Background
Predicted 3D model of a 91-nucleotide RNA (Glycine riboswitch aptamer) from uncultured Sphingomicrobium sp. NCBI's taxonomy places the organism under Bacteria, Pseudomonadati, Alphaproteobacteria, Sphingomicrobiaceae, Sphingomicrobium. The coordinates come from a structure-prediction model, not an experiment, and the mean pLDDT is 78. The sequence is in RNAcentral, with records from MGnify. The model forms 85% of the base pairs in the Rfam consensus.
[in-house]
RNA sequence: CGCGCGGGAGAGUUCGCCAGAUGUUUCAGGCAUUUGGCGGCGCCGAAGGAGCAACCGCCCCCGGAAUCUCUCAGGCUUAAAGGACCGCGCG
Numbered sequence: 001c002g003c004g005c006g007g008g009a010g011a012g013u014u015c016g017c018c019a020g021a022u023g024u025u026u027c028a029g030g031c032a033u034u035u036g037g038c039g040g041c042g043c044c045g046a047a048g049g050a051g052c053a054a055c056c057g058c059c060c061c062c063g064g065a066a067u068c069u070c071u072c073a074g075g076c077u078u079a080a081a082g083g084a085c086c087g088c089g090c091g
Stems, first nucleotide, its partner, number of pairs: 001091007012041001014040012042076003048072001049070003055064003
């Protein structure tokens, strides 16, 4: 460094539009529940990415550099997946 196994957090029961299903009804329609898609706002940091820096290297230049910072990506509509990091085993 790679593979396998185990553990592994945070943040939306949000709003709008479209479509479907179920129920109800005074039945072009309305109401309630629910599923999916898209968009807005809000939010999270522990894939990745970027930035500063303690620190390190040959200590001038330059380079490396976080769980800090940013939120581009990702995630929060709690499943699943992903997941820094930790432990064990193998190469």